[in-house]
Molecule: transfer RNA
Organism: Candidatus Peregrinibacteria bacterium
RNA sequence: GGAGAUGUAGCUCAGUUGGUUAGAGCGCAACAUUGACAUUGUUGAGGUCGGUGGUUCGAAUCCACUCAUCUCCA
Numbered sequence: 001g002g003a004g005a006u007g008u009a010g011c012u013c014a015g016u017u018g019g020u021u022a023g024a025g026c027g028c029a030a031c032a033u034u035g036a037c038a039u040u041g042u043u044g045a046g047g048u049c050g051g052u053g054g055u056u057c058g059a060a061u062c063c064a065c066u067c068a069u070c071u072c073c074a
Stems, first nucleotide, its partner, number of pairs: 001073007010026004019057001028044005050066005
């Protein structure tokens, strides 16, 4: 230099042929339970879906550029 993959909650990930409100597990907080802890149950907080722009009535999803990590080729 060329090609490809991945990027969504603190962590691991799901979410497909664009459309109802962005979700699960673990973790965290409160409450219940206990003498206390743990377990269990209920509730809750936490996301500008890597960034910018574009297409569209509507984008995590499609397109372009770009950033980071990884892989391959030279």